[in-house]
RNA sequence: UACUCAUGUAGAGGAUGCGAGGGAAAUCGGCCCGUCGACCAUCCGGCAACCUGCUUCAGCAGCAAGGUGCCAAUGCCUUCCCGUUACGGGACCCAUGAGAG
Numbered sequence: 001u002a003c004u005c006a007u008g009u010a011g012a013g014g015a016u017g018c019g020a021g022g023g024a025a026a027u028c029g030g031c032c033c034g035u036c037g038a039c040c041a042u043c044c045g046g047c048a049a050c051c052u053g054c055u056u057c058a059g060c061a062g063c064a065a066g067g068u069g070c071c072a073a074u075g076c077c078u079u080c081c082c083g084u085u086a087c088g089g090g091a092c093c094c095a096u097g098a099g100a101g
Stems, first nucleotide, its partner, number of pairs: 001100001003099006013044005021033003029077002045071003050067002052064003075093001080090004
């Protein structure tokens, strides 16, 4: 980051600082979080297991937690399409990982 593949309804706390907004696409309509301090930053802690390492003849499973990532609500729902239409499925976009230019 134009591309490819995989995953995206599980899981995960506190302190300090800042001070008014925030909820990762554009917009519509909702809903929710936030001065009882959200979001964001730092520190400690934790969750998870994509890459990596160990293990294996190899593989699966398992173990570790080095590289990331993550720690409100399904990616909060929805707006686009289809259907058996209280909902379900899909697409699109986005996020994360790995690869690659």
RNAcentral holds the sequence, with entries from Rfam and Ribocentre. SAM riboswitch aptamer (S box leader) from Maridesulfovibrio salexigens DSM 2638, 101 nucleotides, folded computationally. Model confidence (mean pLDDT): 83 of 100. Its Rfam family is "SAM riboswitch aptamer (S box leader)". Rfam describes the family as follows. The SAM riboswitch is found upstream of a number of genes which code for proteins involved in methionine or cysteine biosynthesis in Gram-positive bacteria.